[in-house]
Bacterial large signal recognition particle RNA from a Chloroflexota bacterium, 263 nucleotides, folded computationally.
Model confidence (mean pLDDT): 77 of 100.
The gene name in the source record is ffs.
It matches the Rfam family "Bacterial large signal recognition particle RNA". The family's RNA type in Rfam is non-coding RNA gene.

RNA sequence: UCGUGCUAGACGGGGAGGCAGCGGUGCCCUGUACCCGAAAUCCGCUAUAGCGGGGUUGAAUUCCGGCUCGAGGGUCUGUCCUUUUGGGACUGCUGCCGUUAAGCGGCGUUGAAGGCCGGGUCCUGCGCGGCAGAGAGCUGUGAACCCCAUCAGGUCCGGAAGGAAGCAGUGGUAAGCAGUGUCCUCUGGGUGCCGCAGGGCUGCCUGGUCUGAGCUGGCUGGCGGUGGUAAGCUGGGAGAUGGAUUCGACAGCCGGUGCACGG
Numbered sequence: 001u002c003g004u005g006c007u008a009g010a011c012g013g014g015g016a017g018g019c020a021g022c023g024g025u026g027c028c029c030u031g032u033a034c035c036c037g038a039a040a041u042c043c044g045c046u047a048u049a050g051c052g053g054g055g056u057u058g059a060a061u062u063c064c065g066g067c068u069c070g071a072g073g074g075u076c077u078g079u080c081c082u083u084u085u086g087g088g089a090c091u092g093c094u095g096c097c098g099u100u101a102a103g104c105g106g107c108g109u110u111g112a113a114g115g116c117c118g119g120g121u122c123c124u125g126c127g128c129g130g131c132a133g134a135g136a137g138c139u140g141u142g143a144a145c146c147c148c149a150u151c152a153g154g155u156c157c158g159g160a161a162g163g164a165a166g167c168a169g170u171g172g173u174a175a176g177c178a179g180u181g182u183c184c185u186c187u188g189g190g191u192g193c194c195g196c197a198g199g200g201c202u203g204c205c206u207g208g209u210c211u212g213a214g215c216u217g218g219c220u221g222g223c224g225g226u227g228g229u230a231a232g233c234u235g236g237g238a239g240a241u242g243g244a245u246u247c248g249a250c251a252g253c254c255g256g257u258g259c260a261c262g263g
Stems, first nucleotide, its partner, number of pairs: 001263006009057003012030004020046005034054004063256006072247008081239007090232002092229009102220003105216003114210008122199006128192002131188005137180005147172004155164003
């Protein structure tokens, strides 16, 4: 230096999480780099840190180490950034109520506010009137008989004279029916520009009198109270982005590393 065969090793790695710790299954990022079995209210190990069984490759572009780069993840923190969800002491905006009377307006010497006297409206009782109803009254009609008067005919009593009861008819009347409603009586009412008496007089209207300049609270404003809104303010979550820190795949560069036999 060449060839052959073996062995160490390799056949993915990383992040978070979990765990006393180390791996795995599961999630995520890279990347393409064997197979089978089990494994998160878990599976197996113990700092030499996956377990069990097979297979391929194999001393170098493939194994090991160092340096460079930095996909991606975690933690902390910032942002007049985006979005979402709460709070409602403060500022802003806005509704309602009360108060004030600065401005405007209205009323007022044809008399404000205030005081005094009175009346009405209000309640009760009585009276009067009216309305409604009923009744009386008046007129008419109205009883085959069980209403009255008179009773033809006829009937009964009597020797006769005379009597008795009494239908129809006539006249009248009761109950009833109809009309009238001028006068009269009774009953009733959320009846009445009515009268009298008593009561009441908060509110409203009205008359007289004393006094002599304010009264009102409609609009604006001030003050207070009570709501609404959530623009400012403030808390939390998610995203984006900056910084710090941590872990770090892939890639690039450099270096290192066996054994046996034969030529």
Taxonomically the source falls in Chloroflexota (Bacteria, Bacillati).